[in-house]
RNA sequence: AUAUAUUUUCGGGGCGAGGCGCAAUUCCUCACCGAUAGUGAUAGUCUAUGAGCUUGAAAGAGCAGGAUGUGGUGAAAUUCCACGACCGACGGUAUAGUCCGGAUGAGAGAAAAUAUGC
Numbered sequence: 001a002u003a004u005a006u007u008u009u010c011g012g013g014g015c016g017a018g019g020c021g022c023a024a025u026u027c028c029u030c031a032c033c034g035a036u037a038g039u040g041a042u043a044g045u046c047u048a049u050g051a052g053c054u055u056g057a058a059a060g061a062g063c064a065g066g067a068u069g070u071g072g073u074g075a076a077a078u079u080c081c082a083c084g085a086c087c088g089a090c091g092g093u094a095u096a097g098u099c100c101g102g103a104u105g106a107g108a109g110a111a112a113a114u115a116u117g118c
Base pairs, nucleotide, nucleotide: 003116004115005114006113007112008111009110010109016030017029018028019027031098032097033088034087035049036048037047038046044086045085052063053062054061055060068084069083070082071081072080090101091100092099
């Protein structure tokens, strides 16, 4: 360095100000937030995965699963810089990415330790 097994830990952020109204953190104006792996160069918007629902003893299977443009630099960037735009599960409730709830949950994964073998 690599392989196998076991164990442990970690593993999601954001509504502030105002308006209308009987009532809205849900509508309107301005705002705020961005899981995991990959990618010649760093990603909410590229390629995939996870979270949701149904089904199954389980492995799994099916359904659903959002959104980006231009310019610049460069060998290389829809990933950096500038400007503009767009997106966001389910239930509750005056219509929710941000409140409450399932959830002190689950999980893609990440890290570490121990043992064995080469």